This is a predicted structure of a 114-nucleotide RNA (SAM riboswitch aptamer (S box leader)) from a Bacteroidota bacterium.
């Protein structure tokens, strides 16, 4: 980089360097941002995916599923639902703009394979 599985409306910021654009793609809104953006470092937090404790169940061959706590370790994250809406299809409502609901595709983490 690909596959596969699980999650995504919860939760949490403050310094320094740095310069002007950030919000995944396109397209349209909206919003942050010279009271200093992206990005890199330090610190502090969040959260509990892995790992590591403890405990149960299945009945398997050092397996496979769930729970409980806590948070030294490995990731990830700390504006706004993944900012919103379409780039897909399917159902309801409306005379129509449209509105609502599902699923799904994209994306991101996280694991375990190639």
């Nucleotide at each position: 980089u690909u596959u596969u599985u699980a999650u995504u409306a919860a939760g949490a910021a403050g310094g320094g360097u740095g310069a002007a654009g950030a919000g995944a793609u396109u397209a349209g809104g909206c919003u942050c941002u010279g009271c200093g953006a992206a990005a890199c470092c330090c610190u502090g937090g969040c959260a509990a995916c892995c790992a590591a404790a403890c405990c149960g169940c299945c009945a398997a061959c050092u397996g496979g599923c769930a729970g409980u706590g806590a948070a030294c370790g490995g990731u990830g994250c700390c504006a706004a639902a993944a900012c919103c809406u379409a780039a897909u299809c399917c159902c309801g409502g409306a005379a129509a703009g449209c509105c609502g609901g599902g699923a799904g595709a994209u994306g991101a983490u996280a694991a375990a394979a190639a």

NCBI's taxonomy places the organism under Bacteria, Pseudomonadati, Bacteroidota.
The coordinates come from a structure-prediction model, not an experiment, and the mean pLDDT is 80.